[in-house]
Context: one part of a larger RNA
Molecule: large-subunit ribosomal RNA, domain I
Organism: Nocardioides sp. 503
RNA sequence: GGCACAUGGUGGAUGCCUUGGCAUCGAGAGCCGAUGAAGGACGUUGGAGCCUGCGAUAAGCCCUGGGGAGUUGGCAACCGAGCUGUGAUCCGGGGGUGUCCGAAUGGGGAAACCCAGCUGGAGUCAUGUCCAGUUACCCGCGCCUGAAUGAAAUAGGGUGUGUGGAGGGAACGUGGGGAAGUGAAACAUCUCAGUACCCAUAGGAAGAGAAAACAAAAGUGAUUCCGAGAGUAGUGGCGAGCGAAAUCGGAUGAGGCUAAACCAUUUGCGUGUGAUACCCGGCAGGGGUUGCGCAGGUGGGGUUGUGGGAGCAUUCGUUGAGGUCUGCCGGCCUUGGAAGCAGUAAGAAAAUUAGGUUGAAGUUGAAGUCCGUUGGAAAGCGGCGCCGUAGAGGGUGAUAGCCCCGUAAGUGUAAGGCCUAGUCUGCUGAGUGAUUUCCCAAGUAACACGGAACUCCUGAAAUUCCGUGUGAAUCUGGCGGGACCACCCGUUAAGCCUAAAUACUUCUCGAUGACCGAUAGCGGACAAGUACCGUGAGGGAAAGGUGAAAAGUACCCCUGGCGGGGAGUGAAAUAGUACCUGAAACCGUGUGCCU
Numbered sequence: 001g002g003c004a005c006a007u008g009g010u011g012g013a014u015g016c017c018u019u020g021g022c023a024u025c026g027a028g029a030g031c032c033g034a035u036g037a038a039g040g041a042c043g044u045u046g047g048a049g050c051c052u053g054c055g056a057u058a059a060g061c062c063c064u065g066g067g068g069a070g071u072u073g074g075c076a077a078c079c080g081a082g083c084u085g086u087g088a089u090c091c092g093g094g095g096g097u098g099u100c101c102g103a104a105u106g107g108g109g110a111a112a113c114c115c116a117g118c119u120g121g122a123g124u125c126a127u128g129u130c131c132a133g134u135u136a137c138c139c140g141c142g143c144c145u146g147a148a149u150g151a152a153a154u155a156g157g158g159u160g161u162g163u164g165g166a167g168g169g170a171a172c173g174u175g176g177g178g179a180a181g182u183g184a185a186a187c188a189u190c191u192c193a194g195u196a197c198c199c200a201u202a203g204g205a206a207g208a209g210a211a212a213a214c215a216a217a218a219g220u221g222a223u224u225c226c227g228a229g230a231g232u233a234g235u236g237g238c239g240a241g242c243g244a245a246a247u248c249g250g251a252u253g254a255g256g257c258u259a260a261a262c263c264a265u266u267u268g269c270g271u272g273u274g275a276u277a278c279c280c281g282g283c284a285g286g287g288g289u290u291g292c293g294c295a296g297g298u299g300g301g302g303u304u305g306u307g308g309g310a311g312c313a314u315u316c317g318u319u320g321a322g323g324u325c326u327g328c329c330g331g332c333c334u335u336g337g338a339a340g341c342a343g344u345a346a347g348a349a350a351a352u353u354a355g356g357u358u359g360a361a362g363u364u365g366a367a368g369u370c371c372g373u374u375g376g377a378a379a380g381c382g383g384c385g386c387c388g389u390a391g392a393g394g395g396u397g398a399u400a401g402c403c404c405c406g407u408a409a410g411u412g413u414a415a416g417g418c419c420u421a422g423u424c425u426g427c428u429g430a431g432u433g434a435u436u437u438c439c440c441a442a443g444u445a446a447c448a449c450g451g452a453a454c455u456c457c458u459g460a461a462a463u464u465c466c467g468u469g470u471g472a473a474u475c476u477g478g479c480g481g482g483a484c485c486a487c488c489c490g491u492u493a494a495g496c497c498u499a500a501a502u503a504c505u506u507c508u509c510g511a512u513g514a515c516c517g518a519u520a521g522c523g524g525a526c527a528a529g530u531a532c533c534g535u536g537a538g539g540g541a542a543a544g545g546u547g548a549a550a551a552g553u554a555c556c557c558c559u560g561g562c563g564g565g566g567a568g569u570g571a572a573a574u575a576g577u578a579c580c581u582g583a584a585a586c587c588g589u590g591u592g593c594c595u
Stems, first nucleotide, its partner, number of pairs: 001594009015580001016545002020516002022513007029505002031168002039101003042055003046079002049075003061095006070083003106115003116135007137165002139162007172203001173201005183190001187237001213220002224251005234242002255497003258441001262300010275289001277290001278287002280330006305475001307440004312433005318337007339428005351423008362411003368384001369400001370383004385402002387391001393405003446470008456482001477492005532539002552579001555566004
């Protein structure tokens, strides 16, 4: 020096474990904010630090409901001083306080800082000082003022007022902009893709939505979503690719309101006029511009495609009161009751009563701690019992239905939510006829040119939406049925609203897993978005396990200490806070053999 065996050190793999994650399902909730949010800074406990809570009333103050013996949050003990059956700590509901920054809003500013005005108050001989309140901008509304311009008006200014705005929020929605890597085996039309990303903005959902729709000789009857139709019809350097609809089966289910014609009234402007206007008609009286036209406002009317409505004529219809210049007759209008219908999701909108249901913190909750045995320890094993609407699960010194917490099943209320009924609120004539008069959404539809969306890349290219220009018709009208024309069929644009079925999950509760088990699972089971890195945007770790219980080794010895030897604890100390198990690399020691 090598080999073998044995025994150690180092190291932290493996096994076992889980406080933490991941995914899915079901329910809830779906906003917060000038009454100052989200997020922070700095403080705050008798005693240093970090986390949590809280805010100069600072691990807390008041009221109220629950609860019932200890307690002064966690790491985390120790000391001190307290509180508590006059009910503490703790768990709900309501209130109060809430420094400074932050939309940040009195002015400024390099966030958590600096400096003010006004009103009221404290204090001082007085000033300085302190406390409370108030003072940003924009918008709506009211009031006061007020130019260019003589008047009026407007712009502008001021003031009061508004539970008006602003800022934040994971995904989902709508709208405005809008790529490229890529694919086409290169690449330019094309694709990726109207995706990523940016901006604006809304809601608990949004958007869409009651046919100027489809269809095809038969019919359907708003929208949305799912399954088929179907990778079909199409489109496409007819390449790569892209890619419907009708229809059928399901989920859900709901339909409404205006504009116009016409009538009444009111405001403004224009015009007319002294009686042949007008005041509902007739007769008689009376009034005296009340008339007519245009424009705007309000109320009625009206809402449809077997075209509808207005106007005209006509038939029928419950009741009371009032009006229509006066009287009579006829007519017309307004309003109350009754009856009917509907309703706070749209179409108008608020409150309340009763009943039911749900609902915070909670609460009751069965049955062995029986005998023996192994063990440090029984829940194991053997024996004898019991409960079960409860044998889900967790804990307890090993594996417990009956030890503890729970579980099944009951029970309990405040605020609030939901359902039903009522009070309540709102609405209400019906029909026929004639075909003549009027209306039926205009710089719109359509067309030309330039773009875009549709399965559709401009094509024979309909349909839909933008930009520029031109520019109709009113039911004997208009649009569509894939150029266009005819016939036929469908429908009625250019106004508005509309629940549900659908999408998503920052958040709360419950449950589940042929999901992970510390190089895994979230980056994060630990002081984690921490330490650390970067001027910054930003990047971003490592690090779990003594034991059933600290019983964490009194005392003695070596030592400066670290560390160790005895002794003791413990089932175990080769479980000793470098702590479960403790592999390998690597480093020793002892013995044997070989050289």